[in-house]
RNA sequence: GCAAUACGACAGGGGCGCCGGUGCACCGGCUGAGAAGCACCCUUGGAACCUGACCCGGAUCAUGCCGGCGGAGGGAGUCGUGCAGGCCGCGCC
Numbered sequence: 001g002c003a004a005u006a007c008g009a010c011a012g013g014g015g016c017g018c019c020g021g022u023g024c025a026c027c028g029g030c031u032g033a034g035a036a037g038c039a040c041c042c043u044u045g046g047a048a049c050c051u052g053a054c055c056c057g058g059a060u061c062a063u064g065c066c067g068g069c070g071g072a073g074g075g076a077g078u079c080g081u082g083c084a085g086g087c088c089g090c091g092c093c
Stems, first nucleotide, its partner, number of pairs: 001087002006081005011043004016037001017030005049074003055068004
């Protein structure tokens, strides 16, 4: 000095739609990790999420519901642990 997977601490980023019950609230249904949860997801090795987009095709009662767009553009991090009684390098004896 030591990568990856991973874990932890602190910090940060993010979304929350569609359908029905006449409206709010609330309840039920759909997809989903998450549809306001002391939750969930993501943090540059970044497809969390945003933009394009009131986009295109398909399905559906309906919807970012599925696919395309698309590894396109943007997007929020540091530290510690880490087979370490190990391995590698350098110096000295």
This is a predicted structure of a 93-nucleotide RNA (TPP riboswitch aptamer (THI element)). Its mean pLDDT, the model's own confidence on a scale to 100, is 78. Its Rfam family is "TPP riboswitch aptamer (THI element)". About the family: Vitamin B(1) in its active form thiamin pyrophosphate (TPP) is an essential coenzyme that is synthesised by coupling of pyrimidine and thiazole moieties in bacteria.